[in-house]
Context: one part of a larger RNA
Molecule: small-subunit ribosomal RNA, 3' major domain
Organism: uncultured bacterium
RNA sequence: UGACGGGGGCCCGCACAAGCGGAGGAACAUGUGGUUUAAUUCGAUGAUACGCGAGGAACCUUACCCGGGCUUGAACUGCAGCGGACGGAUACAGAGAUGUUGACUCCCUUCGGGGCCGCUGUGGAGGUGCUGCAUGGUUGUCGUCAGCUCGUGCCGUGAGGUGUCGGCUUAAGUGCCAUAACGAGCGCAACCCCUGUUCUCAGUUGCCAUCGGUUAAAGCCGGGCACUCUGUGAAGACUGCCUCCGCAAGGAGUGAGGAAGGUGGGGAUGACGUCAAAUCAGCACGGCCCUUACGUCCGGGGCUACACACGUGUUACAAUGGCAUGUACAGAAAGCGGGCCGUAUGCAAAUACGGUCGAAUCCCUAAAACAUGUCUCAGUUCGGACUGGGGUCUGCAACCCGACCCCACGAAGCUGGAUUCGCUAGUAAUCGCGCAUCAGCCAUGGCGCGGUGAAUACGUUCCCGGGCCUUGCACA
Numbered sequence: 001u002g003a004c005g006g007g008g009g010c011c012c013g014c015a016c017a018a019g020c021g022g023a024g025g026a027a028c029a030u031g032u033g034g035u036u037u038a039a040u041u042c043g044a045u046g047a048u049a050c051g052c053g054a055g056g057a058a059c060c061u062u063a064c065c066c067g068g069g070c071u072u073g074a075a076c077u078g079c080a081g082c083g084g085a086c087g088g089a090u091a092c093a094g095a096g097a098u099g100u101u102g103a104c105u106c107c108c109u110u111c112g113g114g115g116c117c118g119c120u121g122u123g124g125a126g127g128u129g130c131u132g133c134a135u136g137g138u139u140g141u142c143g144u145c146a147g148c149u150c151g152u153g154c155c156g157u158g159a160g161g162u163g164u165c166g167g168c169u170u171a172a173g174u175g176c177c178a179u180a181a182c183g184a185g186c187g188c189a190a191c192c193c194c195u196g197u198u199c200u201c202a203g204u205u206g207c208c209a210u211c212g213g214u215u216a217a218a219g220c221c222g223g224g225c226a227c228u229c230u231g232u233g234a235a236g237a238c239u240g241c242c243u244c245c246g247c248a249a250g251g252a253g254u255g256a257g258g259a260a261g262g263u264g265g266g267g268a269u270g271a272c273g274u275c276a277a278a279u280c281a282g283c284a285c286g287g288c289c290c291u292u293a294c295g296u297c298c299g300g301g302g303c304u305a306c307a308c309a310c311g312u313g314u315u316a317c318a319a320u321g322g323c324a325u326g327u328a329c330a331g332a333a334a335g336c337g338g339g340c341c342g343u344a345u346g347c348a349a350a351u352a353c354g355g356u357c358g359a360a361u362c363c364c365u366a367a368a369a370c371a372u373g374u375c376u377c378a379g380u381u382c383g384g385a386c387u388g389g390g391g392u393c394u395g396c397a398a399c400c401c402g403a404c405c406c407c408a409c410g411a412a413g414c415u416g417g418a419u420u421c422g423c424u425a426g427u428a429a430u431c432g433c434g435c436a437u438c439a440g441c442c443a444u445g446g447c448g449c450g451g452u453g454a455a456u457a458c459g460u461u462c463c464c465g466g467g468c469c470u471u472g473c474a475c476a
Base pairs, nucleotide, nucleotide: 001476002475004472005471007470008469009468010467011466012465013464015460016459019423020422021421022420023419026315027314028313029312030311031310032309033308034306035305042053043052064301065300066299067298068297069296070295076124077123078122079121080120081119082118083117084116087104091100092099093098106115107114108113126290127289129288130287131286135284136283137279138278139277140275142273147186148185149184150183151182152181153162154161155160166177167176168175192267193266194265195264197235198234199233201231202230203229206225207224208223211222212221213220238261241255242253243252244251245250317416321375322374323373324372325371326370335362338357339356340355341354342353343352344351345350382413387408388407389406390405391404392403393402429452430451431450432449433448434447435446
């Protein structure tokens, strides 16, 4: 100087408390450990691994295993030699890769040759092989915590200190006062984006108040840009005003005004550094290793196994509910090998035909809610696992190993031990909708969108984590 203390003081955080809803019990989905296996590819492992890399494992992917092939090689490229268009319908063998067959079949030219391709030889190749403890780059975490430093000066033999301490204040090393310090930098804040209010300008694909027309109805049409909305540009919030407290910074107010009030809400943004943290399998790269194989092509299998254990979720155990019928209201995003509508067929998944939209034009009906009826507390009209049968679709192909539909079957489960997690407001809880990946899909995941919409916070003694000052010190 740091780190540490079941030392002290001050302060903060869904850290506790106060509440609400979960997990831990059940079934299933998914990841992991373990075990098994020819292989169950590899990585991630307290917090900071475990619905994680993977935003799509039937083949492919694929890196693993078994078997069948190739060796200048699947791809790229230099040189030398030889040869020829390359390619290739068809047929045969084969699990395929591949091998044989071979109808048809070049361009430029200075006539030397060249382009393109094959073979032979050779130099490079290739490696998801090892080392993240050789590295770059990127990322997690402490932590969006308020800290981390520098120049000059001063103090100290020096390591170093001071500044950065003290008082008050703040979300904040935010500011004010004080002061051997005076200034400055990286962080904080602001500048950026979305959202909330108003105004200006612009009106098509958006809108419809006024005028007119059409219709079963309808912005459907003429017309208009008032309104909504979409975009552009601006305004607005600064403790600015008032009262009280305070030297000031600032604090308090069921104050006024205002759409919004004291950082309005949300996002992006992550200082110096810590964990030899993670990644050589995204990529790049040093070193080491393989080179008729640790490279590469193909068929099949595996990554989907299953006495078990754990994490994360979904569905439930019901009446604040289930079922049936009727009726209302979103936002965001995507769409041509696509989205979707109408008609017909089918109980349905879906199919056939026609139509519409490369889209502010079409897609475009949300569900919970509300109304009525029924069920009447039961393993049930709860719950839907599992299983049997029949189908639809995608795809070369659904046996291992896809999703969906219909009929039947109808398991566990009656609110879950110790313990533990999230959340402070349009939040939790609950309800549906969309997107990426994608032929299809094991999505209950991830990322977004809106609808309905709470309870509680006395307080900081205690648990956890963190910041500042101080003290002790068996640590460096």